A computed fold for a 150-nucleotide RNA from a Deltaproteobacteria bacterium, annotated as c-di-AMP riboswitch aptamer (ydaO/yuaA leader).
[in-house]
């Protein structure tokens, strides 16, 4: 000196997932916030009654390619699964803070839950604040705030 791993503290980053109280060993227990479900009149309303339906969430759709399973007259063809590859769309990526336009670039597109049932919806009713991460660059808008000089 350089990498790389691991704790502490800062600072950040997806996300609704934070922030005070009370008691307290843990647990519990209330409150603002934020976030989500269901629920009228009116409005909508053509879909479901097994190809069942629905919900949270950016997390859907399309095409081609082979692989394994079944089904077949064991060819043809069909169905499920998953795997790869593109494409159309949808999310995310510390300028002091908040919200946002372009442009390039890197990355996600999962995973759950309801249980036959749910359009919207005022009252009203109920549920959640969990976890995983370590940070792109340029050109603009808008508003906030510092701190310095005068």
């Nucleotide at each position: 000196c350089g990498a790389c791993a691991u704790a502490a503290c800062g600072c950040g980053c997806c996300a609704a997932a934070u922030c005070c109280c009370c008691c307290g060993u843990c647990a519990g227990g209330g409150g603002a916030g934020c976030g989500g479900a269901g629920g009228a009149c009116c409005c909508a309303g053509c879909u479901u009654c097994u190809u069942g339906g629905g919900g949270u969430c950016a997390a859907u759709c399309c095409a081609g390619g082979g692989c394994u399973c079944g089904a077949g007259a064991c060819c043809a063809u069909c169905g499920a699964g998953g795997c790869c590859u593109g494409g159309a769309c949808g999310g995310g990526c510390a300028c002091g803070c908040u919200c946002u336009u372009u442009g390039a670039g890197c990355c996600c597109g999962a995973a759950c839950c309801c249980g036959u049932c749910a359009g919207c919806u005022a009252a009203c009713u109920u549920c959640g604040c969990c976890g995983g991460c370590g940070u792109u660059c340029a050109a603009g808008g808008a508003g906030c705030g510092g701190g310095a000089u005068c």
Taxonomically the source falls in Myxococcia (Bacteria, Pseudomonadati, Myxococcota). The sequence was found by an Rfam model in a public genome assembly. Rfam family: c-di-AMP riboswitch aptamer (ydaO/yuaA leader). Its family is annotated with cyclic-di-AMP binding and regulation of gene expression in the Gene Ontology. The prediction has a mean pLDDT of 77.